Model confidence (mean pLDDT): 84 of 100. This is a predicted structure of a 1500-nucleotide RNA (small-subunit ribosomal RNA) from a metagenome. Rfam family: Bacterial small subunit ribosomal RNA. Gene Ontology terms of the family: structural constituent of ribosome and ribosome.
[in-house]
RNA sequence: AGAGUUUGAUCCUGGCUCAGGAUGAACGUUAGCGGCGGGCCUAAUACAUGCAAGUCGAGGGGUAUAGUGGAUUCGUCUGCUAGAGACCGGCGCACGGGUGCGUAACGCGUAUGCAACCUGCCCCUUACACGGGAAUAGCCCUCCGAAAGGAGGAUUAAUACCCGAUGGUACCUUUGGAUGACAUCGUCCGGAGGUUAAAGAUUUUAUCGGUAAGGGAUGGGCAUGCGUCUGAUUAGCUAGUUGGGGGGGUAACGGCCCACCAAGGCGACGAUCAGUAGGGGUUCUGAGAGGAUGAUCCCCCACACCGGUACUGAGACACGGACCGGACUCCUACGGGAGGCAGCAGUAAGGAAUAUUGGUCAAUGGGCGAGAGCCUGAACCAGCCACGCCGCGUGCAGGAAGAAGGCCCUACGGGUUGUAAACUGCUUUUUAUACGGGAAGAAAGUCCCCCUUGCGAGGGGGUGUGACGGUACCGUAGGAAUAAGCAUCGGCUAACUCCGUGCCAGCAGCCGCGGUAAUACGGAGGAUGCAAGCGUUAUCCGGAUUCAUUGGGUUUAAAGGGUGCGUAGGCGGGCUUGUAAGUCAGGGGUGAAAUCCGGCAGCUCAACUGUCGAACUGCCUCUGAUACUGCAGGUCUUGAGUCGACAUGAAGCAGGCGGAAUAUGGCAUGUAGCGGUGAAAUGCAUAGAUAUGCCAUAGAACACCGAUAGCGAAGGCAGCCUGCUAAAGUCGUACUGACGCUGAUGCACGAAAGCGUGGGUAGCGAACAGGAUUGGAUACCCUGGUAGUCCACGCCGUAAACGAUGAUCACUCGCUGCAUGCGAUAGACAGUAUGUGGCCAAGCGAAAGCGUUAAGUGAUCCACCUGGGGAAUACGAUCGCAAGGUUGAAACUCAAAGGAAUUGACGGGGGCCCGCACAAGCGGUGGAGCAUGUGGUUUAAUUCGAUGAUACGCGAGGAACCUUACCGGGGCUUGAAAGGCGUCCGACAGUCCCUGAAAGGGGAUUUUCUUCGGACGGGCGCCUAGGUGCUGCAUGGCUGUCGUCAGCUCGUGCCGUGAGGUGUUGGGUUAAGUCCCGCAACGAGCGCAACCCCUACUGUCAGUUGCUAACAGGUAAUGCUGAGGACUCUGGCGGAACUGCCCGUGCAAACGGAGAGGAAGGCGGGGACGACGUCAAGUCAUCACGGCCCUUAUGUCCCGGGCUACACACGUGCUACAAUGGCGCAUACAGAGGGCAGCCACCACGCGAGUGGGAGCGAAUCCUUAAAGUGCGUCUCAGUUCGGAUCGGAGUCUGCAACUCGACUCCGUGAAGCCGGAAUCGCUAGUAAUCGCGCAUCAGCCAUGGCGCGGUGAAUACGUUCCCGGGCCUUGUACACACCGCCCGUCUAGCCAUGGAAGCCGGAAGCGCCUGAAGUCCGUAACCGCAAGGAGCGGCCCAGGGCGAAAUCGGUAACUGGGGUUAAGUCGGAACAAGGUAGCCGUACCGGAAGGUGCGGCUG
Repeated sequence: AGAGUUUGAUCCUGGCUCAGGAUGAACGUUAGCGGCGGGCCUAAUACAUGCAAGUCGAGGGGUAUAGUGGAUUCGUCUGCUAGAGACCGGCGCACGGGUGCGUAACGCGUAUGCAACCUGCCCCUUACACGGGAAUAGCCCUCCGAAAGGAGGAUUAAUACCCGAUGGUACCUUUGGAUGACAUCGUCCGGAGGUUAAAGAUUUUAUCGGUAAGGGAUGGGCAUGCGUCUGAUUAGCUAGUUGGGGGGGUAACGGCCCACCAAGGCGACGAUCAGUAGGGGUUCUGAGAGGAUGAUCCCCCACACCGGUACUGAGACACGGACCGGACUCCUACGGGAGGCAGCAGUAAGGAAUAUUGGUCAAUGGGCGAGAGCCUGAACCAGCCACGCCGCGUGCAGGAAGAAGGCCCUACGGGUUGUAAACUGCUUUUUAUACGGGAAGAAAGUCCCCCUUGCGAGGGGGUGUGACGGUACCGUAGGAAUAAGCAUCGGCUAACUCCGUGCCAGCAGCCGCGGUAAUACGGAGGAUGCAAGCGUUAUCCGGAUUCAUUGGGUUUAAAGGGUGCGUAGGCGGGCUUGUAAGUCAGGGGUGAAAUCCGGCAGCUCAACUGUCGAACUGCCUCUGAUACUGCAGGUCUUGAGUCGACAUGAAGCAGGCGGAAUAUGGCAUGUAGCGGUGAAAUGCAUAGAUAUGCCAUAGAACACCGAUAGCGAAGGCAGCCUGCUAAAGUCGUACUGACGCUGAUGCACGAAAGCGUGGGUAGCGAACAGGAUUGGAUACCCUGGUAGUCCACGCCGUAAACGAUGAUCACUCGCUGCAUGCGAUAGACAGUAUGUGGCCAAGCGAAAGCGUUAAGUGAUCCACCUGGGGAAUACGAUCGCAAGGUUGAAACUCAAAGGAAUUGACGGGGGCCCGCACAAGCGGUGGAGCAUGUGGUUUAAUUCGAUGAUACGCGAGGAACCUUACCGGGGCUUGAAAGGCGUCCGACAGUCCCUGAAAGGGGAUUUUCUUCGGACGGGCGCCUAGGUGCUGCAUGGCUGUCGUCAGCUCGUGCCGUGAGGUGUUGGGUUAAGUCCCGCAACGAGCGCAACCCCUACUGUCAGUUGCUAACAGGUAAUGCUGAGGACUCUGGCGGAACUGCCCGUGCAAACGGAGAGGAAGGCGGGGACGACGUCAAGUCAUCACGGCCCUUAUGUCCCGGGCUACACACGUGCUACAAUGGCGCAUACAGAGGGCAGCCACCACGCGAGUGGGAGCGAAUCCUUAAAGUGCGUCUCAGUUCGGAUCGGAGUCUGCAACUCGACUCCGUGAAGCCGGAAUCGCUAGUAAUCGCGCAUCAGCCAUGGCGCGGUGAAUACGUUCCCGGGCCUUGUACACACCGCCCGUCUAGCCAUGGAAGCCGGAAGCGCCUGAAGUCCGUAACCGCAAGGAGCGGCCCAGGGCGAAAUCGGUAACUGGGGUUAAGUCGGAACAAGGUAGCCGUACCGGAAGGUGCGGCUG
């Protein structure tokens, strides 16, 4: 210090989440020791039991009892000594200890004040203490009561009580003088009058007490400034309320209380009300500022079962006191009583959760006491708990065969665990165990001795005192001995593999993992992190500059109020004087201690603790300074305003006037339609429309000018004229002299729609009706049409009320228009002000963009924002006639929602351009029959795969068996095949026989070679097999497709924050990213083209099997033969074509020209060749291969069957439907191939398939009819001499075998079909069409398929609007799985939270009335007392209780409203592209729903 997460990627905004620290913690798991701390956060719930406040006999009376003496009737009595408990009295009990209920307050903190106060014990000072009296507890007696307790009688003491005396500087009244101030007043020196004191005790030197007064100290009381949580959906509160003088009361001021008088007081600087809460020092966090916190320790406050009350006292309204009311618990003899752990332990309950019914007063401290001492759950210790912090240990060194085992792997082997272990050596210092020694904390007081001293007292020495504790600590002994876990390992975040699982089980802080190869689940091995702990959960701060003072924003991300005026407030021009509040400096006081920080020191270190310092950023005060701000005074003119002149405009209001158009009415002309639309229809019209002319009437709006223009604060404003009103502007610089800016609340204005009342209504036109469209059409389109639109008055108060940009002021390069002024005008191109536009520098901005009209740089003020949804909501309040507006949440839910820009993809966006893409043509398919493939169905099986284009005559270039993978049945198990090792045998194999469908099984028979190692073959055993089983979504390879489309990229540079762009875009051109030109690009690569092959022309070389011109021979004839290389041809090597030439156009590239030449001309034709990539395209069944699965079977062998099924549906084909034809006869011309288990001439036979003979040929040599065509004939339009399906019969051939299930032949049979609906395919030239020939596979063949070959040989292309596909540029986008996208609303179902709601239940606070305990106070004749006084009674107040009405908060609720959410429900298709009617905003109406329509507005 940051990181993860929105996207295909990017930048930004923005939320969520994580890493850190902390805790009075809890939970899970684990656990060796010690030190120091901490330990009911919940029920201020209820409490059994014990203890927590007593003490003083030196204040008093005095006893039980004990000891002792005496007496004794042995019951006891009595003297003396000591003397418990209780009682009177004093002091203490108001401290210490606990808790945090209440309290938002002078409660707390801080700083002051009291001239308005008190203070026991303590200290200092002064003075005094005389005399007397009456009682009462106790004790004794009697009585009541269960008890608690109480009543009566008699008697008695005091440091208890009372009276008198003496008094003063105390108090009261009065009075003289001086003085200080702070308003009331204070202080000092006097005079007079009045009032009030006392206690003794012990010892008898003295001490401790007592009274009065003053002072001090300590502790308290009161008052004040400032600070101190949240809510405005709490805005008004207040009757003792605010003040006054008077009185009462108090220690004291005060409405604290009372009567009277006045009518005030508080509040937007937040009163009142509601909620929450003890406050502070501190603690945690943070760089700090802050935020959070208030356990332990310290200070203050409050409370003591709940509420009230006073008494006593120096002090209380009193935790372990009293009284009363209430609730609860306990006792009871039912009449009455008792109690208060928020003291220490402990119990129950609650809870996730928090300890012992311990020891001691040894120390510290407190109370009492003269003291010894007593008391002290304060305190000091111990016990329990890893709750925290700190420290220590669980050994150290050596040790590689890198052991075994585990785990992993490419598995003879390697890696890792790992120097880890074993093993060897060392150390017992720590820890554990045993034994032994053994503290400090102790100083005092007391007592004894000594010294000093007048006394009091001081000093020294000695004596004695330890709960903790036989603890800490020290020593000795032996022995590595007694001691390691937890979490994590996908990224953030440090640490990786295997197995299991298979969207299951599960994980998860966020993003997200898991659907068969999971580093993310579970286990294991290993690793990482921390360590007596480790993780999890909860909470706080941080990170979060994500509430922003430090330190944020508001054009488009959330956010500028619709606009103005203006109140409070905030801020404010130049010069000057004063003041000194802010500000600054210095001094003083305070800021408790502890804490934090620094130094030093003590426990072996540390934690912890001590000591010193610093600090405590604060508050108060004094003195000084005066720049700035404030305040007061003076002055100025530049801000602001006034004045004069000029000129401007759709600025506003009112009145008047005008023409065009439209509609309606009248008249006229005129006749059949008009109108409307994409096309129509509804509608209007022969009762005369539309059209045309004239006249009349009506309402609304003002064409042209007109604009990128003007005016206005905004909304908004448009014919012309007049009147009234307002304003900015310019020029002048006369006047005022800071009069200014902004502006919460407030007031005013405020489009359209809408509302009320009244009018008006031509056109338009929500709703509505009809017609269309459509699957539907509550819409778009059409015909009508009501509110409304218009006017007057009154409401409403909202809009995309937008520049999505608040107002004001100042400053900051320029260029160019427009409007209105001023100035200047011929030397020049230039001024100035205001307003309104465009483009740009700097700068700013996430970017787009803004840019003197800022979104730049500064200043002031206001408004507003803080993730999305819920929510333009609910509730409440308020405004409104209503519609509704304003204000405005929460639960719940999500990990995003967004902005700008980028690259793609897409668009029923645009531009340019290609392609048999359309068009123009030719021929087909779709109809028929058949063939073939597929789907479906069927089946024991109909094996499997391929499935839009890119599956379907596809894998298959040959399914009768085989193939074969499928089914049925029968067999085999190292297996059908291959390899290795060991062993055995020379058998096995073969042959024969039996059985069987075969495979197989059984039997018989015969029998190797050898160099003796072995070879060969077989059996057995072992190691190995085998699988067309699964996964093409684990893969390689190969292939299809976009597409032979012209594209796809890189390096460097440049631009951009970046994704990315540029290059590759642009202007031309091309088949082409082909080339040229231009250009922040310059180059390059993969593609294109070319290089390769075939073909078209030609040269040359070569010349057999090919060829044959010349020569010769020969034949019926033939290159048949000799011969030849000329020709054809064959096939090697070359040539040729390059826009090279000419003309034209053009900068060029290039294009055009029936150009020349040429066999070929503008890539000549064809092929091979397929960029980056896309489709998780296809193939695990060609092959290969990871993983998984089967192993007497999912392997393998055999027989038979199936893959050939058949109601159907589709694809691809063949043959046809005929005369451009069929048939018959005759006849001509190819190319490319194939051939020895082959091709087969020729001959014979057969109608034929073929058969039987039989030559040639391993082939330019032999074999291989070309057909269409041509000639002649026939058929004459018909289901035919077309067509050949189907069926019957007879055959041929192949083959082990043609039943399922072959082809072919012959005879017979002679189906559908007469050119094919919607729709759809191919083809642009040697192409389509048409004709035959060949080949692969192959025994044969279901081939009409595939792949080739040649023959004959067209038509058409105007053109690019449209369909499809594609390329480039551009535009929009809410798409990126990319339009087969995204996405909205109703409805149905589940779940969740929530609003309303008749009611029901509960809480808190207040009000009114009634009642009213204890108690203070007040009053008081009867009773008591001599009196003081008391009892009793009465009164005021009041806790509590009751009744009542209303407000308020919460819970619950039949029913009801919407909302959220949930892989695969329904209806539509609203939005995103021109989203197919542009969208959106406000409003109104309508509609299942999204939504539609009207009016006005916005461009996002």